The RNA shown here (transfer RNA) has 71 nucleotides and comes from a Candidatus Woesearchaeota archaeon. The prediction has a mean pLDDT of 83. RNAcentral records the identical sequence in 3 taxa. It matches the Rfam family "tRNA". It is annotated as a transfer RNA. Its family is annotated with triplet codon-amino acid adaptor activity in the Gene Ontology. RNAcentral holds the sequence, with entries from ENA.
């Protein structure tokens, strides 16, 4: 250069047009004489840009980042 698959919390991952979910991890309380386990609750997240749609993470176009093939 040219195809491909991917980018969702602090990590990893689910979501094929209508409320963004889970697992660690974090707080804050329960529990214990303390810590650990556990256990209830919270807080945190859709790469940018434009388009399409009442309505986009999700479809289209472009960027940009990574991975893997061809050259």
């Nucleotide at each position: 250069g040219c195809g491909a698959c991917g980018g969702u919390a602090g990590u990893c991952u689910a979501g094929c047009g209508g409320u963004a979910g889970g697992a660690c991890a974090u707080a804050a309380c329960c529990c214990u004489g303390c810590c650990a386990c556990g256990g209830u609750u919270g807080u945190a997240a859709c790469c940018c840009g434009g388009g399409u749609u009442c309505g986009a993470a999700u479809c289209c176009c472009g960027g940009c980042c990574g991975u893997c093939g061809c050259a």